[in-house]
Context: one part of a larger RNA
RNA sequence: GAAUGAACGUUGGCGGCGUGGAUUAGGCAUGCAAGUCGUGCGACAAGCUUCCUGCUUGCAGGAGGUGGAGGAGCGGCGAAAGGGAGAGUAACGCGUAGAUACCUACCUUGGGGUUCAGGAUAGCGGCGGGAAACUGCCGGUAAUACUGUAUGAUGUCUCCGGACCAAAGGUGUGAUUCCGCCCUAAGAUGGGUCUGCGUCCUACUAGCUUGUUGGUGGGGUAAAGGCCUACCAAGGCUCAGAUGGGUACCGGGUGUGAGAGCAUGGCCCGGCUCACUGGGACUGAGACACUGCCCAGACACCUACGGGUGGCUGCAGUCGAGAAUCUUCCGCAAUGGGCGAAAGCCUGACGGAGCGACGCCGCGUGCGGGAUGAAGGCCUUCGGGUUGUAAACCGCUGUCAGUUGGGAGGAAAUGCACAAGGGCUAUCUCUUGUGUUUGACCGAUCUUCAGAGGAAGCGCAGGCUAAGUUCGUGCCAGCAGCCGCGGUAACACGAACUGCGCGAACGUUAUUC
Numbered sequence: 001g002a003a004u005g006a007a008c009g010u011u012g013g014c015g016g017c018g019u020g021g022a023u024u025a026g027g028c029a030u031g032c033a034a035g036u037c038g039u040g041c042g043a044c045a046a047g048c049u050u051c052c053u054g055c056u057u058g059c060a061g062g063a064g065g066u067g068g069a070g071g072a073g074c075g076g077c078g079a080a081a082g083g084g085a086g087a088g089u090a091a092c093g094c095g096u097a098g099a100u101a102c103c104u105a106c107c108u109u110g111g112g113g114u115u116c117a118g119g120a121u122a123g124c125g126g127c128g129g130g131a132a133a134c135u136g137c138c139g140g141u142a143a144u145a146c147u148g149u150a151u152g153a154u155g156u157c158u159c160c161g162g163a164c165c166a167a168a169g170g171u172g173u174g175a176u177u178c179c180g181c182c183c184u185a186a187g188a189u190g191g192g193u194c195u196g197c198g199u200c201c202u203a204c205u206a207g208c209u210u211g212u213u214g215g216u217g218g219g220g221u222a223a224a225g226g227c228c229u230a231c232c233a234a235g236g237c238u239c240a241g242a243u244g245g246g247u248a249c250c251g252g253g254u255g256u257g258a259g260a261g262c263a264u265g266g267c268c269c270g271g272c273u274c275a276c277u278g279g280g281a282c283u284g285a286g287a288c289a290c291u292g293c294c295c296a297g298a299c300a301c302c303u304a305c306g307g308g309u310g311g312c313u314g315c316a317g318u319c320g321a322g323a324a325u326c327u328u329c330c331g332c333a334a335u336g337g338g339c340g341a342a343a344g345c346c347u348g349a350c351g352g353a354g355c356g357a358c359g360c361c362g363c364g365u366g367c368g369g370g371a372u373g374a375a376g377g378c379c380u381u382c383g384g385g386u387u388g389u390a391a392a393c394c395g396c397u398g399u400c401a402g403u404u405g406g407g408a409g410g411a412a413a414u415g416c417a418c419a420a421g422g423g424c425u426a427u428c429u430c431u432u433g434u435g436u437u438u439g440a441c442c443g444a445u446c447u448u449c450a451g452a453g454g455a456a457g458c459g460c461a462g463g464c465u466a467a468g469u470u471c472g473u474g475c476c477a478g479c480a481g482c483c484g485c486g487g488u489a490a491c492a493c494g495a496a497c498u499g500c501g502c503g504a505a506c507g508u509u510a511u512u513c
Base pairs, nucleotide, nucleotide: 001513002512003511004510006509007508008507009506010505013363014362015361016360017359018358019356020355026319027318028317030316031315032314035077036076037075040074041073044070047066048065049064050063051062052061053060054059055058084274085273086272093199094198095197096196097195098194099193100192102191103190107187108186109185110184111183112182113181114180116148117147118146124139125138126137127136128135129134155164156163157162169179170178200246201245202244207237208236209235212234213233214232215231216230217229218228219227249271250270251269252268253264254263255262256261276297277296278295279294280293299310300309301308302307327353329352330351331350335349336347337346338345339344366396367395368394369393376387377386378385379384400454402449405446406445409442410441415436416435417434418433419432420431421430422429423428457502458501459500460499461498462483463482464481468497469496470495471494472493478485479484
């Protein structure tokens, strides 16, 4: 000099874009952060309506139809994404270049199929237990839930003879179309696994290893493999640093530097790991699963003492510790995601607003004239000098902030209506066009009004280093980055005046080059 996720001191007008729990991976009140589908299923049921009966003539009861808000249930898909954090990890974890013994829901393409049957169960009804969480028995019901059966190769196994394996319907119609389901081949995407090379300090850590190193048989996995197991052999690694110890997520990048390097990994992007601590599996295409399950532990809460409940390293917020880090905000309008045929619903992702000079950038705090060089301050050789065109005073302007009214754009879609065309003639669907509909939060920019009005500080002045005088103090009080200053004329301490530097900032501290 440059830099920072900074902090502290003094000061502080506006805006844009960024950025903000680095310490206790310490504990958490409260709300929200993952649902959706009635075009898979059965039932309840607001409302509307028809008939009958009764009477109080618009009410009550019964039966039927329509209807489908809403809460719950079965079922499907999603919940493995998105969001957070960096504790662990010196490792095929990451980076890079390759490899294959593998899997891949949804999506795309090709081929083939979608037969016939059955038994349950939740919801529901009845009877119960419990303070609660929750739960028992009996009865009965549906499905794209479950099971059997038929069919079967382009699939699997194979001794090449053969053997084996599937499915589900829905909407709507006169019917096909449409949305699905099953098998199979390929693609796309995503992942699993393996290998070469690279990847911090320490030798005051020199030896380490028994499933250890290799083989055979078997098991297991989607998949190669000591991954596991029985037997056999005795190997394997290491001063080119094994093993141990310490520290640390890694990379793209970032800071600095002429570069080589050195330092670093916050925000954003890619990968990895973690989810109160430890362990385990289940479901599933995918997890050994942040807001799933089971067990153990610590902690906290409820309790009728029998027993239960919880997990903010999601968004806000709170306590604690700390030099130190924000709102318990608005919206799904946009982008993206989940579900759905769609309308749509959900989305603390995201889009926005709020707070903080935390950073960078931009703008403003006026402009011109004005000497009697006013007053005041400071210095003085007492003549004067300086503050200083600075002020007053005169003229002007209107940026920003304030006030009034408009306003491009962030909006493309979807839906609805109409029209045309195609498939085709149905209460269907595809494409195109026209009109209409959708903004949480803003808002470029234009305009009205008033008036210099509302807007300047901080550090320094001995040398390095731009800028000095007076007074006070008297090795005291104090200053200080280094040299050093202060013991009675201090340009170095304190104050005043003046000057220098930067300016909504200026200094200090910490850290890196």
The part of an RNA shown here (small-subunit ribosomal RNA, 5' domain) has 513 nucleotides and comes from a metagenome.
The RNAcentral record of the full RNA draws on SILVA.
The coordinates come from a structure-prediction model, not an experiment, and the mean pLDDT is 84.